[in-house]
This is a predicted structure of a 73-nucleotide RNA (transfer RNA) from a bacterium. Its Rfam family is "tRNA". By type it is a transfer RNA. Gene Ontology term of the family: triplet codon-amino acid adaptor activity.
RNA sequence: GCCCCUGUAGUUCAAUGGAUUAGAACAAAGGACUCCUAAGCCUUAAAUAUAGGUUCGAUUCCUAUCAGGGGCA
Numbered sequence: 001g002c003c004c005c006u007g008u009a010g011u012u013c014a015a016u017g018g019a020u021u022a023g024a025a026c027a028a029a030g031g032a033c034u035c036c037u038a039a040g041c042c043u044u045a046a047a048u049a050u051a052g053g054u055u056c057g058a059u060u061c062c063u064a065u066c067a068g069g070g071g072c073a
Base pairs, nucleotide, nucleotide: 001072002071003070004069005068006067007066010026011025012024013023028044029043030042031041049065050064051063052062053061
């Protein structure tokens, strides 16, 4: 330098033939319980890498950039 793959809550993963409130587990906060703590129980907050484009509608399709990984030279 060229090609390919990946990017979603704090973490690990879903959802994707374009339209349901983007869900789950663990973690976090609060509550109740307990003599206290832990576990278990209840509740809550939290995310689509960035910028454009297509579309009535984009996490999903297209383009560029950024970051990570792999291959070739």